A computed fold for a 179-nucleotide RNA from Bhargavaea cecembensis DSE10, annotated as Lysine riboswitch aptamer.
RNAcentral records the identical sequence in 2 taxa.
The source organism's lineage runs through Bacteria, Bacillati, Bacillota, Bhargavaea and Bhargavaea cecembensis.
The RNAcentral record of the sequence draws on Rfam and Ribocentre.
Its Rfam family is "Lysine riboswitch aptamer". Rfam describes the family as follows. Riboswitches are metabolite binding domains within certain messenger RNAs that serve as precision sensors for their corresponding targets.
[in-house]
RNA sequence: AUCAAUGGAUGAGGAGCAAAGCUCAUAAGUACCCCGCUGCAACGGCUGCAGACCGGUAGCGGGUGGAAAGGGUGUUUUGCCGAAACGGGAUCCGGUUCUCAGGCUGUUUCCCGUUGGACUGCAUAUGAACAAUAUGCAGGCUGUCAUUAUUCUCGUAAUAAUGGAGUGCUUCCACUUGU
Numbered sequence: 001a002u003c004a005a006u007g008g009a010u011g012a013g014g015a016g017c018a019a020a021g022c023u024c025a026u027a028a029g030u031a032c033c034c035c036g037c038u039g040c041a042a043c044g045g046c047u048g049c050a051g052a053c054c055g056g057u058a059g060c061g062g063g064u065g066g067a068a069a070g071g072g073u074g075u076u077u078u079g080c081c082g083a084a085a086c087g088g089g090a091u092c093c094g095g096u097u098c099u100c101a102g103g104c105u106g107u108u109u110c111c112c113g114u115u116g117g118a119c120u121g122c123a124u125a126u127g128a129a130c131a132a133u134a135u136g137c138a139g140g141c142u143g144u145c146a147u148u149a150u151u152c153u154c155g156u157a158a159u160a161a162u163g164g165a166g167u168g169c170u171u172c173c174a175c176u177u178g179u
Stems, first nucleotide, its partner, number of pairs: 003178003006174004011169001014081001016080007024072001032065001033063008043055003046102003050099003084115007093106004116142002119139008144164008
């Protein structure tokens, strides 16, 4: 000096990822409220035993009463490229009238596993939805690396095919180890 390992930094993929603000539509003339009628009372308050507490609750009709959240469109800003998402386990603090147990649901932190990325189709689940999201399967596209072949400006450059996965790849550094 080269190469490899190890450690650190760096940057790229594109309908790229995520968050927040604003906006628009939808949700919906729905929930809820008011009036009337009818039913239930061992009734209703997520489920269960028991008690306590509250007082309604279901259906129909009418109203010149009437929302919102989640999800979505557009746009701006910010943080970024395991960005981020999902699954399982543990954990913190809640909500659901109270105590106990469970269910549902939101939040915090950590561990393990899967996925390079976006798109399209189908199925399932969630959802008001034909929107959208998540998961699985399939399809080609795209970035990256490897192998092979061809081309020629001879640079591992371009093109094509096949295949792998982000614990990757590009570039650089190291007073670490080896060669």